The RNA shown here (small-subunit ribosomal RNA) has 1553 nucleotides and comes from an uncultured bacterium.
[in-house]
RNA sequence: AAUUCGAUUAGAGUUUGAUCAUGGCUCAGAUUGAACGCUGGCGGCAGGCCUAACACAUGCAAGUCGAACGGUAACAGGAUAGCUUGCUAUCGCUGACGAGUGGCGGACGGGUGAGUAAUACUUAGGGAUCUGCCUCUGUGUGGGGGAUAACUAUUGGAAACGAUAGCUAAUACCGCAUAAUGUCUACGGACCAAAGCGGGCUUCGGCUCGUGCGCAGAGAGGAACCUAAGCGAGAUUAGCUAGUUGGUGAGGUAAAGGCUCACCAAGGCGACGAUCUCUAGCUGUUCUGAGAGGAAGAUCAGCCACACUGGAACUGAGACACGGUCCAGACUCCUACGGGAGGCAGCAGUGGGGAAUAUUGCACAAUGGGGGAAACCCUGAUGCAGCCAUGCCGCGUGUGUGAAGAAGGCCUUCGGGUUGUAAAGCACUUUCAGUUGUGAGGAAAGUUUAGUAGUUAAUACCUGCUAGAUGUGACGUUAGCAACAGAAGAAGCACCGGCUAACUCCGUGCCAGCAGCCGCGGUAAUACGGAGGGUGCGAGCGUUAAUCGGAAUUACUGGGCGUAAAGCGCACGCAGGCGGUCUGUUAAGCUAGAUGUGAAAGCCCCGCGCUCAACGUGGGAGGGUCAUUUAGAACUGGCAGACUAGAGUCUUGGAGAGGGGAGUGGAAUUCCAGGUGUAGCGGUGAAAUGCGUAGAGAUCUGGAGGAACAUCAAUGGCGAAGGCAACUCCCUGGCCAAAGACUGACGCUCAUGUGCGAAAGUGUGGGUAGCGAACAGGAUUAGAUACCCUGGUAGUCCACACCGUAAACGCUGUCUACUAGCUGUUUGUGAAUUUAAUUCGUGAGUAGCGAAGCUAACGCGAUAAGUAGACCGCCUGGGGAGUACGGCCGCAAGGUUAAAACUCAAAUGAAUUGACGGGGGCCCGCACAAGCGGUGGAGCAUGUGGUUUAAUUCGAUGCAACGCGAAGAACCUUACCUACUCUUGACAUACUAGAAACUUUUCAGAGAUGAAUUGGUGCCUUCGGGAAUCUAGAUACAGGUGCUGCAUGGCUGUCGUCAGCUCGUGUCGUGAGAUGUUGGGUUAAGUCCCGCAACGAGCGCAACCCUUGUCCUUAGUUGCCAGCCUUAAGUUGGGCACUCUAAGGAGACUGCCGGUGACAAACCGGAGGAAGGUGGGGACGACGUCAAGUCAUCAUGGCCCUUACGAGUAGGGCUACACACGUGCUACAAUGGCGAGUACAAAGGGAUGCGAACCUGCGAAGGUAAGCGGACCCCUUAAAGCUCGUCGUAGUCCGGAUUGGAGUCUGCAACUCGACUCCAUGAAGUCGGAAUCGCUAGUAAUCGUAGGUCAGCAUACUACGGUGAAUACGUUCCCGGGCCUUGUACACACCGCCCGUCACACCAUGGGAGUGGGAUGCAAAAGAAGUAGGUAGCUUAACCUUCGGGAUGGCGCUUACCACUUUGUGUUUCAUGACUGGGGUGAAGUCGUAACAAGGUAAAUCACUAGUGAAUUCGCGGCCGCCUGCAGGUCGACCAUAUGGGAGAGCUCCCAA
Repeated sequence: AAUUCGAUUAGAGUUUGAUCAUGGCUCAGAUUGAACGCUGGCGGCAGGCCUAACACAUGCAAGUCGAACGGUAACAGGAUAGCUUGCUAUCGCUGACGAGUGGCGGACGGGUGAGUAAUACUUAGGGAUCUGCCUCUGUGUGGGGGAUAACUAUUGGAAACGAUAGCUAAUACCGCAUAAUGUCUACGGACCAAAGCGGGCUUCGGCUCGUGCGCAGAGAGGAACCUAAGCGAGAUUAGCUAGUUGGUGAGGUAAAGGCUCACCAAGGCGACGAUCUCUAGCUGUUCUGAGAGGAAGAUCAGCCACACUGGAACUGAGACACGGUCCAGACUCCUACGGGAGGCAGCAGUGGGGAAUAUUGCACAAUGGGGGAAACCCUGAUGCAGCCAUGCCGCGUGUGUGAAGAAGGCCUUCGGGUUGUAAAGCACUUUCAGUUGUGAGGAAAGUUUAGUAGUUAAUACCUGCUAGAUGUGACGUUAGCAACAGAAGAAGCACCGGCUAACUCCGUGCCAGCAGCCGCGGUAAUACGGAGGGUGCGAGCGUUAAUCGGAAUUACUGGGCGUAAAGCGCACGCAGGCGGUCUGUUAAGCUAGAUGUGAAAGCCCCGCGCUCAACGUGGGAGGGUCAUUUAGAACUGGCAGACUAGAGUCUUGGAGAGGGGAGUGGAAUUCCAGGUGUAGCGGUGAAAUGCGUAGAGAUCUGGAGGAACAUCAAUGGCGAAGGCAACUCCCUGGCCAAAGACUGACGCUCAUGUGCGAAAGUGUGGGUAGCGAACAGGAUUAGAUACCCUGGUAGUCCACACCGUAAACGCUGUCUACUAGCUGUUUGUGAAUUUAAUUCGUGAGUAGCGAAGCUAACGCGAUAAGUAGACCGCCUGGGGAGUACGGCCGCAAGGUUAAAACUCAAAUGAAUUGACGGGGGCCCGCACAAGCGGUGGAGCAUGUGGUUUAAUUCGAUGCAACGCGAAGAACCUUACCUACUCUUGACAUACUAGAAACUUUUCAGAGAUGAAUUGGUGCCUUCGGGAAUCUAGAUACAGGUGCUGCAUGGCUGUCGUCAGCUCGUGUCGUGAGAUGUUGGGUUAAGUCCCGCAACGAGCGCAACCCUUGUCCUUAGUUGCCAGCCUUAAGUUGGGCACUCUAAGGAGACUGCCGGUGACAAACCGGAGGAAGGUGGGGACGACGUCAAGUCAUCAUGGCCCUUACGAGUAGGGCUACACACGUGCUACAAUGGCGAGUACAAAGGGAUGCGAACCUGCGAAGGUAAGCGGACCCCUUAAAGCUCGUCGUAGUCCGGAUUGGAGUCUGCAACUCGACUCCAUGAAGUCGGAAUCGCUAGUAAUCGUAGGUCAGCAUACUACGGUGAAUACGUUCCCGGGCCUUGUACACACCGCCCGUCACACCAUGGGAGUGGGAUGCAAAAGAAGUAGGUAGCUUAACCUUCGGGAUGGCGCUUACCACUUUGUGUUUCAUGACUGGGGUGAAGUCGUAACAAGGUAAAUCACUAGUGAAUUCGCGGCCGCCUGCAGGUCGACCAUAUGGGAGAGCUCCCAA
């Protein structure tokens, strides 16, 4: 000074058309001993085989002491001797020292994590122990002896290593002496040790110092043992255990102890999880997290375990020993084949494994360790360096200025934008790296000198202190500092569809590819690849792997279970959990304090030191289910005593399909017998099988037998649930009420357990009327293993015994308490009064609403799904799967317990809007019905399909293509085919040069075209030139009826002239959404009215527009003519009244009357009116649907072609023809044909035109020619009609196809391929099968007329008028549509969704004769080394000896234990296995259509040794859903009322279909 407290918690994407919820998957964060990809300047600090505890070459990692010893192999010095004076020999003399004896150390340090779920670890304790070196205390250190290595000699062996003989020393070894405070003890006593070495002095006797040694005690540190608690998973491991548990005694150990043994007892452990199996070193701590938790246990530190594998002991203070020994095994190496050697999980390093982890470095300078008196030696501990961006931290790669916004790149709407002050340029700076120089600290010791103090007899030695000198650095070219030069040497990686910060172009074309999730890519990809730009981080950045988080997604903090996953089918009940009131006591829980401990490091806080930081360092704080102790006594617990509110007992009553047994009854079905009686019965959608003339069915009588109990009957009753229904009797359980009395917490819940438990099914024995799986037959059907029908066996029934499951459901565990009301019902009971069909209470049930509250919503709501408490059960994404394996149960069927691999990104609940339904209700429409006329049959016309073709150009294809684009293909058109031609082009703009433009004629050619040729010099002008046209050239470009209508605009069709489609504000709902827009009426209409949490508004409807119907006004020519005049004629005069024309007005509004209705809207009828309820007709087409149609009308993005997919020309084709379809025309005749006569329109068109009249022709036409750009002239005779005649039912006097001949017209041209005329010919066809179309009034039908297109060509199309009907009861049905409602697993919306077999491919998995490994139990065999025991054999220096020997030791042998190993038999696990079972996933396979709508037989659950290609079907019982009708109960409102009663609405149940 601070920590401790006030602190801390983020979400997103993805199920749906949309919503809320549930629920999984995925992402953003932090982290790592990491790896991989791309990239890489510097420094500091850290880290670095996670895999094969796999195998290891080479070097090093543990030695040291001569002050323990005998000594002298090497080196150095010295001395001596020899002599050729630089050599040899000798001497342990000195420094030293190989090998050896001896001591101490090799039990530390270093490595690794295989084993180990407890002999481990952590925390806290304990007592029955040992302890080298070190410290302290006391004491001793006397005197002897015998060996042995080295060495020498001989000798074996390849070697490793020995053998024999001989010599020698010690701090090596052994007696003896001494002996307490030690040990033992019978308390008398007995027993036990040692070693010297070095220095100094010496009178040589010794003295002294140092050090060592022995005995004994104490300490420190170390080690061993014991106890408690904590410390993984699996119950598909439930029982384990014979030294096992305990005792007595003995042995053993340093020590307690079954540690071992003998005997005795029969214990011990376990659901609080023993045993078994799998996994794993433990901790301080690390990562994450707000925390609680979760995960981890690298580095550093503590503990443990291990050292090639297994076993064993020896030595020692300490080991059962990493760099020791022995044995066994595997492996490697050496070998002379006889034998030997080895152990990197020490440091480096190698191979191998692997995604992956470093140098065979330097130094003992520092720190520490071993030895030594010390110097010193050793030390891969350690200190440093090297390698690696492996991590953390720091620094740099420049700074300022600089707009012509340079160039280049990219984009572009072509204007520009962006890269971008970025660069260049100008002015500065020099960190880091580089070069040169300088230069701390890590160093203290040690040695030596001098002084001084202590010690001592001492000045010596030793120790301490002071001063001086000497002197030790691997790192190291250290850190730091200075100078020099120059912007100089230093930036990448990932991403840019959303999550998630960041966008464009090109390429590609469901390909290549991406992807964490959702998902991108099929020709305009912000999602692939590249580029430009941008974003993020930055010497790194991404990816992968892993952990925590987010995830409240295992929920202690902090979740759930009616329908989403989830309440056991129900009860009883041991253990367990929880437990009423009062008093006392205790102190286990609990609370508070103190003490001890919780190593250091780490985390946190405050300082300090490296320039900062990382890092280091000092101090503090913190950390516990800890231990001990003191205190408290409210609560929980224990103990004791009391109480009555919980619980129970007794008494009196009460209701009930509660259970078991016995008996009885009537109705009905069936069968049998008999009577009557005759031809059918039965059954169905319709039928058939079946029964019946041998007499059915029907009817009557009698009888037999079995099963079930109508009505009553009811959201009525009883029971724990399953379940229980005629009546009577017997036995019996539970429940409720009212009063008191008694017991005194006796209670609640309940794992394991026990019992009950529908239906089906099983066993044995009965029974069998009806029904009825299977089965048979008949139908239906494409099939029909079904639905329907006729039969029918198990079964259904009874007894006894099994099974143990259901949608066993209220999909709601049991118990207790509390929390608004209203209404019914069952059954008790109390009180009051007016004694009643009364009123008010109070219990126990059972129902319907509903407040608060809850809920995702639906809904629940005192019978909770509300508010709380107690206990149990269960859930954790979908599928695989309630399956496999294993266990248990079962006679079987099967039940119960219950996974994984693999696979998907969903699966699911509730509610919403649509769409749909072989759901319902209401309504409309030529939708049906009622009618009229057609089509479908014939011939022809026309279009389409198909076929054909060189081409038969292209498009349109259910309604909504098919007399459609095309309002008119001989050439042209024309897009197609063949052939011949052109290439800046047939067409546009721009440039250059030339020429006026234009025109005449000839030749070649099929023509385009080519060659030649004639005439002609124009217009404007500011005189420069310009405009138009043509030719030639060059380049930009032209051109495309080429593709994409699924890139588009525009236009159009269709639902549909259907009445709908929406919005604002408000309100309701968490929300999608709803309301409005629904409801009651009404309308052609969402038209209008009323009501209403809605109030308003918009697009649609209607109206406004055009036309037609009546009248008026104005105007009368080309129109008209009443009256006057006139004519052959409104021809002319005249007139404009009328008609008509064309401008403008009027008129119709449910306005008026009556009725109905709700006093509304409106509807019905009527009056008036030319017209009446939209007067008739037309134009007008809401939001949207169909990726509807059109790129070939046009426009247009993109793509494609460019001497051709462009352009020109000629000819051909679009006109083909076994066939099929659509749309039409003409007919089949007498309501008609033919002939003759005769009447009446409207609306159009006309100059390259309509063309009168006249003439010619049988005619089509021709000739000539008046009039008319039109109310004037022409097209222009309208036809059907009417009158007369004829035909007489016939393939005709119907019908006109086809064909022959002859012509006319248009046109360059009628061959392919026009129309018309005349003569001749005279097919099919006698009213049309299934089916199907149009039409509701001036309509259908029928009749003609005109126009557009057009040279010519019309049965088509568009208009016009003439004549002019029939029928509509009605909405059951077909089709289409609108509104409301209902169900839904549909939303690409039923042309939807979707199930199963089969076939094919792949994947994982179960079974499987078995096979091969691993682990392990039991029973045996076996027995190396070793230890312990025994000991006949052999052997034995020290001691004793009576000298014989003894004692002792060793070797050998043997017993026990025991590793390897072997056998038998089990258990378990892994792998594999012919074949086989199901499962999953796959592209557009096959068969059906089971489910979702009433899914077309409502669905679903359980069961069946039931059936079947398959989904599935059927029988039995239960459960649940929807709708209609009827009935019933109930409720509210209304009218009415003394009460009855009537009508209506929602709801619920039952019966039948």
The RNAcentral record of the sequence draws on ENA.